[in-house]
RNA sequence: GCCGACGUAGCUCAGGGGUAGAGCAACCGCCUUGUAAGCGGUUGGCCGUCAGUUCGAAUCUGACCGUCGGCUCCA
Numbered sequence: 001g002c003c004g005a006c007g008u009a010g011c012u013c014a015g016g017g018g019u020a021g022a023g024c025a026a027c028c029g030c031c032u033u034g035u036a037a038g039c040g041g042u043u044g045g046c047c048g049u050c051a052g053u054u055c056g057a058a059u060c061u062g063a064c065c066g067u068c069g070g071c072u073c074c075a
Stems, first nucleotide, its partner, number of pairs: 001071007010024004018055001026042005048064005
C1' cells in the first nucleotide's frame, strides 16, 4: 500500500428498513436464623463519527476514525 471482518447497555453479544433486546453485572424485593444460590421486578444505550438514499436508517451507500486478521513491496 491492497483486501476482509468487526464497532449496539458497565461487560459478552443478538437484532440486517417501521419507536432497541438477551445473559451477566448494579439496585429493590421474595425466600433463608443469616450468607450464597434460586425466584420476581427496576435501572441502564438517540447503535464509532460525518454525510447520502428513503415517508422512515442501528439496518442500505460513501468517506473518515478505531480494533483485529490476511496479502504484497521495501530500505

The RNA shown here (transfer RNA) has 75 nucleotides and comes from a Chloroflexota bacterium. The RNAcentral record of the sequence draws on ENA. The prediction has a mean pLDDT of 82. Lineage of the source: Bacteria > Bacillati > Chloroflexota. Rfam family: tRNA. By type it is a transfer RNA.